Predicted 3D model of a 1393-nucleotide RNA (small-subunit ribosomal RNA) from an uncultured prokaryote. The prediction has a mean pLDDT of 82. The RNAcentral record of the sequence draws on ENA. It matches the Rfam family "Bacterial small subunit ribosomal RNA".
RNA sequence: UGCAAGUCGAGCGAGAAACUUACUUUUGAUCUUUCGAGUGAAAAAGUGAGCGGACAGCGGCGAAAGGGAGAGUAACCAGGUAGAUACCUGCCCUCAGGUUUGGGAUAGCGUCGGGAAACUGGCAGUAAUACCAAAUAACAUCUCCGGAUCAAAGCUCCGGCGCCUGAGGAUGGAUCUGCUCACUACUAGCUUGUUGGUGGGGUAAUGGCCUACCAAGGCAACGAUGGUUAGCGGGCGUGAGAGCGUGGCCCGCCUCACUGGGACUGAGACACUGCCCAGACACCUACGGGUGGCUGCAGUCGAGAAUCUUCGGCAAUGGGCGCAAGCCUGACCGAGCGAUACCGCGUGCGGGAUUAAGGCCUUCGGGUUGUAAACCGCUGUCAGAGGGAAGGAAAUUUUGACCGAACCUCAGAGGAAGGACGGGCUAAGUUCGUGCCAGCAGCCGCGGUAAGACGAACCGUCCGAACGUUAUUCGGAAUUAGUGGGCUUAAAGGGUGCGUAGGCGGCCUUGCAAGUCAGGUGUGAAAUCCCACGGCUCAACCGUGGAACUGCGCUUGAAACUGCAAGGCUUGAGGGAGAUAGAGGUGAGCGGAACUGAUGGUGGAGCGGUGAAAUGCGUUGAUAUUAUCAGGAACACCUGCGGCGAAGGCGGCUCACUGGAUCUCUUCUGACGCUCAGGCACGAAACCUAGGGGAGCGAACGGGAUUAGAUACCCCGGUAGUCGUGGCUGUAAAUGAUGAGUACUGGAUCGAGGGGACUCCCAUAUCCUCUCGGUCGUAGCGAAAGUGUUAAGUACUCCGCCUGGGGAGUAUGGUCGCAAGGCUGAAACUCAAAGGAAUUGACGGGGGCUCACACAAGCGGUGGAGGAUGUGGCUUAAUUCGAGUCUACGCGAAGAACCUUAUCCUGGUCUUGACAUAGUUGGAACCCUCCCGAAAAGGAGGGGUGCCUUUCGGGGAGCCUUUGCAGAGGUGCUGCAUGGCUGUCGUCAGCUCGUGUCGUGAGAUGUCGGGUUAAGUCCCUUAACGAGCGAAACCCUUGUCUUCAGUUGCCAGCGAGUAAUGUCGGGGACUCUGGAGAGACCGCCGGUGUUAAACCGGAGGAAGGUGGGGAUGACGUCAAGUCCUCAUGGCCUUUAUGUCUAGGGCUGCACACGUCCUACAAUGCGGCGUACAAAGCGAUGCGAAAUCGCGAGAUCAAGCAAACCGCAUAAAACGUUGCCCAGUUCGGAUUGCAGGCUGAAAUUCGCCUGCAUGAAGCCGGAAUCGCUAGUAAUCGCGGGUCAGCAUACCGCGGUGAAUGUGUUCCUGAGCCUUGUACACACCGCCCGUCAAGCCACGAAAGUGGGGGGCGCACGAAGUCGCGAUGUCAACCGUAAGGAGACUAGCGCCGAAG
Repeated sequence: UGCAAGUCGAGCGAGAAACUUACUUUUGAUCUUUCGAGUGAAAAAGUGAGCGGACAGCGGCGAAAGGGAGAGUAACCAGGUAGAUACCUGCCCUCAGGUUUGGGAUAGCGUCGGGAAACUGGCAGUAAUACCAAAUAACAUCUCCGGAUCAAAGCUCCGGCGCCUGAGGAUGGAUCUGCUCACUACUAGCUUGUUGGUGGGGUAAUGGCCUACCAAGGCAACGAUGGUUAGCGGGCGUGAGAGCGUGGCCCGCCUCACUGGGACUGAGACACUGCCCAGACACCUACGGGUGGCUGCAGUCGAGAAUCUUCGGCAAUGGGCGCAAGCCUGACCGAGCGAUACCGCGUGCGGGAUUAAGGCCUUCGGGUUGUAAACCGCUGUCAGAGGGAAGGAAAUUUUGACCGAACCUCAGAGGAAGGACGGGCUAAGUUCGUGCCAGCAGCCGCGGUAAGACGAACCGUCCGAACGUUAUUCGGAAUUAGUGGGCUUAAAGGGUGCGUAGGCGGCCUUGCAAGUCAGGUGUGAAAUCCCACGGCUCAACCGUGGAACUGCGCUUGAAACUGCAAGGCUUGAGGGAGAUAGAGGUGAGCGGAACUGAUGGUGGAGCGGUGAAAUGCGUUGAUAUUAUCAGGAACACCUGCGGCGAAGGCGGCUCACUGGAUCUCUUCUGACGCUCAGGCACGAAACCUAGGGGAGCGAACGGGAUUAGAUACCCCGGUAGUCGUGGCUGUAAAUGAUGAGUACUGGAUCGAGGGGACUCCCAUAUCCUCUCGGUCGUAGCGAAAGUGUUAAGUACUCCGCCUGGGGAGUAUGGUCGCAAGGCUGAAACUCAAAGGAAUUGACGGGGGCUCACACAAGCGGUGGAGGAUGUGGCUUAAUUCGAGUCUACGCGAAGAACCUUAUCCUGGUCUUGACAUAGUUGGAACCCUCCCGAAAAGGAGGGGUGCCUUUCGGGGAGCCUUUGCAGAGGUGCUGCAUGGCUGUCGUCAGCUCGUGUCGUGAGAUGUCGGGUUAAGUCCCUUAACGAGCGAAACCCUUGUCUUCAGUUGCCAGCGAGUAAUGUCGGGGACUCUGGAGAGACCGCCGGUGUUAAACCGGAGGAAGGUGGGGAUGACGUCAAGUCCUCAUGGCCUUUAUGUCUAGGGCUGCACACGUCCUACAAUGCGGCGUACAAAGCGAUGCGAAAUCGCGAGAUCAAGCAAACCGCAUAAAACGUUGCCCAGUUCGGAUUGCAGGCUGAAAUUCGCCUGCAUGAAGCCGGAAUCGCUAGUAAUCGCGGGUCAGCAUACCGCGGUGAAUGUGUUCCUGAGCCUUGUACACACCGCCCGUCAAGCCACGAAAGUGGGGGGCGCACGAAGUCGCGAUGUCAACCGUAAGGAGACUAGCGCCGAAG
């Protein structure tokens, strides 16, 4: 902005346009013409009539339906369901009766006005199925039962359609009743028209619906009142069901119509497109005043994550009006938009391997995408185009907005596939990129350089015109548990009792029939759901029928159970009689010990207290001791998992009062019972209050200690308090962490209180029984621990409580309290856990047992000095790298001047390379010289022609050179990607398995226990029996003996020889060498022990209990160490992080640390003399003797591949001598000079010698290391590395002690046990505060908005009542007027403000 409610002229008057006709006027075609005129078609205008019927009006019906929405409403006003009646009902149907006679107005219209408009006033006049009067009057209404009162309308096409009264029906509505219907008690009391009655009013009708009066009721723990939220139902989603959630479309009901109030009209409204008032908003205006209401259909704007066309048609179905034709109908039927949902269809079919190319992966062979494609052949579904037309249309004629099946034709594989996912749950994996980044994520969790989890690619999986995500509901969730859970320790038993409401309740009989059960019947709308059949090609969808709607009512019956009523019973419960035990309670009195104080005596220096002390007390006489007195509190022994009590709790003795319990008798009552929301009472300690008391103890407080501190633990004091009385509080780990009651279900044993039996009696013992209190255990239960007639078993009844952790028993509200505080008791927010029981470890300033140079007992060191060496740090061009408690630091490195040696540094080179493989060209190897250069490298020249084989053609191996491609190279990174090797716990005695058994399980047992051992070594016991890896043994070496063999070793006896020597002949006796054996086993004796294992002692023996030493290292731990031995994945590098080369560095020096050497001296040092080893090594070697040199060493050179020769004198020791306690005849650093050796080379930077120099240091703080016997200590010797370089390392022998026989402590280890909030395992875990930032929630001067209730005043519209002196056609009246009506006005109520 348009449309969505009109219609009827067959109710009425009036009546425009158009049309017809008549007349008048004007113009005047045609024909005739005497040209004067006649005829007069047609047109225009006007008037009349007819027809016509628009617009508007009166009147009737409709407009209260249909359509939209869910704001309000939690209801004695909704809804659902089953009933009820004191009521109304237009149009419709049936029946009975009637429809007579009159009258006065008023719209419209006309005219005159007002106003911008909306609209409105005056005058004149008109009609009706409009209005009024009269008549008639019952089966109507009223009634005092006599009576009284009340109606109508006509129109007509003549067929009908209407009108009035009454009765009935149908339909629709109204009202009432029972049941049902959300959360909240941190809402517990609400109510005055409130509850009832009487009279009246009002309504269609009952009723406090309203009013006057009277009474004081009514509702409420079965939740009133208040608050919050919400339309209700049929149904819908889900679920096995019970339920839970929900109320969009469709249907029924309710409510609303801009917001609030109100009535009018009408059959029906307090009325979506009617009226009045108030308000907000918007629009028009001439500023005076008016107008409007899309939550109808479309559409616009706004808000928003988000939701459509300003379409067609009344053809169908239905509605309104009309006799009808018909008109109206955004109801409705259709179309449009939207994958919003459901259903159906298509995107092709067959063949096609060289398994094409491309992609991806690869173990480089191949695999996969994949018959997939290409290619060949075919089809025409779907969509499209052109024809065609059944049906939607009804009993019949007509009627299609829109849809359109079947059928015919056409072209062409042509137009038509995506989404999510691929770690597990959960179907489906590879590569690359990234590197706790980027990111993923529903939960668990992925990502820190090899990511199946991120991103991409390829491949795969699942769905498919869809696929995922988000939100929400139900399910799984037995996770609110009625079906169907729990409460000892996981969340959860009230602190205890009494007891009200309530719930539940013993045995028997009879009745009733509320519950209950069965049959019948009414209802449970339709749609939906389900079943069957049918219709659209199928399906979705639709139709028909059935079933169902698990409910409610009525009715008939049954009587077991519950209930109710009546009657009885004794077993539950209670009473009675007689006994008994007891720290049960209250009050009063009494007692002794101890303590403290006071007074007196004795006495004389300390006491007290502690881990140790101090404060404190004491010569003004303490402590101690003694006598007397005073005071208060508590009651030793008895005393006992003994007793009593509801719990809290109760303990000297006596008395008084008093509660409960038990046993026996079986006398009485006759279900009187159990539990218990609220309620009431009791309720440890502490606290509070008033006035007392106060010895000891003792919060606070003071002091002394301890300590880093010590507002603590310990000590010295000490106030409240502790005590009694009267009040208050009302809580505790008030615990058995286990509510009360009843019944049932194997036992054993102990304690307490009764009764009985037995023995002739008494006592004791024994047995039976009732009650109470414990322990152990069967079945069962339990997650397990455990429980188990005192249940946590099996059942019933009642009460209380729980529903993840934190926030929090906090905040707020209420309530109690004097206060402290108690009871009740959240949320926001936050986490993915919190928790229980048990298991295996680990740990403990837990326990027990045991071991180790672990400590102790000893000896010697380190830490102090100087030096050597390693490390850190610093420095540097570089000071290469690794190792970091023990288990790095004289470690890798068994030896850095060059080399070694490295991404160390400064320079100089090379680029298939210094090295390997394969191919190609040429030469062949190889050697020498020269130039340049620091060298590497580069350049030039010369010599040289090899080896194997041959069928003499050749072939082959090795080497050099050239070239380009594969590829080499890397001591580059990652030891947290790895192999191997190694360290450490630790040579500690442990670590496991099979079968069996136990446990739901993790796991346990074995492997524990008693002994014993170095040992999980062995023995015994034993739900364990066996076995394995470790321990031990086997192996090597050393200690004794035997035997065999004697050279290079040995030499007793025999012989020879020398200055001397096994030098020689010889010998095997001895030593020795190296083969084979013997020997030691707790074997023997005694003792101990369990008749064992074994231990102690002894004998014998070279050796005695593993003889000494070595090798040997379980399962595992430390992400221990090593990518720089080697090997190796990945990454990085490729004219360099590779290679070669010169020089430098690794040796650098304010400093710190580790490991050593040498010392500080007299048990020594120096000189001289002199004795005794072992084990090794030697040919680029060891090198004798001799000579030279002070010496290092040199020269020359014998011997020796070694039991032969050499290194090679061992040293300490011993003897003697000097030194005489000092910075020395100690100590040797440092420095100077002179030399030697190795080596191309000794400056940076080697070792040694001689002479000279002669530093620190006089035994070392805290702390710390090694060692138990041929050990420590001390002394020298050798070797490896090596050209040279040893205080280091690896070995060898000489001399050669002390101490301990213990396990308290430190450290470490093993077994058993215990606790645990630890499991990366105590280097664990974890609590509180805090800078800065961020998040959530609060407080805050204030400020803005919304909702509700109550009170007061004001008071619109309007109904009702009163009501004019104003106004008025109908009746009366000739007229005046009257009757009557209306209005202003007033009153009650009353919205908004």